GlmS glucosamine-6-phosphate activated ribozyme aptamer from Alkalicoccus saliphilus, 155 nucleotides, folded computationally. The coordinates come from a structure-prediction model, not an experiment, and the mean pLDDT is 78. Lineage of the source: Bacteria > Bacillati > Bacillota > Caryophanales > Alkalicoccus. Its Rfam family is "glmS glucosamine-6-phosphate activated ribozyme aptamer". Rfam describes the family as follows. This entry contains a glucosamine-6-phosphate activated ribozyme that is found in the mRNA for GlmS. GlmS is an enzyme that uses fructose-6-phosphate and glutamine to generate glucosamine-6-phosphate. It is annotated as a riboswitch.
[in-house]
């Protein structure tokens, strides 16, 4: 300090199959049995506890069908904070979880699929690799626009 194996942990739009559907052998063949395939395509997402059918869009008029469990979403509380144009603090009010009032508008930003090869299986199928696309919500960036409370103490 490279490779190759193998074993743990991790995994988070993950994971896993009793349903189906498909593919192999076997069979006593309107069916059954043994092995196995399939079973979401990226993006975005974690202060804590409880409840919950848990965000966006691509694809495909084929199954991204059924289900299970998990969960970074939302809800309510609690805890830590931001901003309310000088500090402190004490309610309100609105937001934020390493950024932090709402509204609108510019720019950013994806994978499969699709082509083109490549490997592994009898075989449904799996998996590399290149090639050029196409989103939406969120987030950031620049703009405008709207709003920004009171009490007490200090200066």
């Nucleotide at each position: 300090a490279c490779u190759g194996a193998u074993u743990u942990u991790a995994a988070a739009g993950c994971g896993c199959c009793u349903g189906a559907a498909c593919u192999g052998c076997c069979u006593g063949c309107g069916g059954g049995g043994c092995a196995g395939u399939u079973g979401a395509c990226g993006a975005g997402g974690a202060g804590g506890a409880g409840g919950u059918u848990a965000u966006c869009g691509a694809g495909c008029a084929a199954g991204u069908c059924g289900g299970c469990g998990g969960a970074u979403g939302c809800c309510u509380c609690c805890c830590g904070g931001c901003u309310g144009a000088c500090g402190g603090u004490c309610a309100c009010a609105g937001c934020c979880g390493c950024a932090a009032a709402g509204a609108a508008g510019u720019g950013c930003u994806a994978a499969a699929a699709c082509a083109g090869u490549g490997a592994g299986g009898c075989g449904a199928c799996u998996c590399c690799c290149u090639g050029g696309a196409c989103a939406a919500a969120a987030g950031c960036u620049c703009u405008u626009c709207u709003g920004a409370u009171g009490g007490c103490c200090g200066c």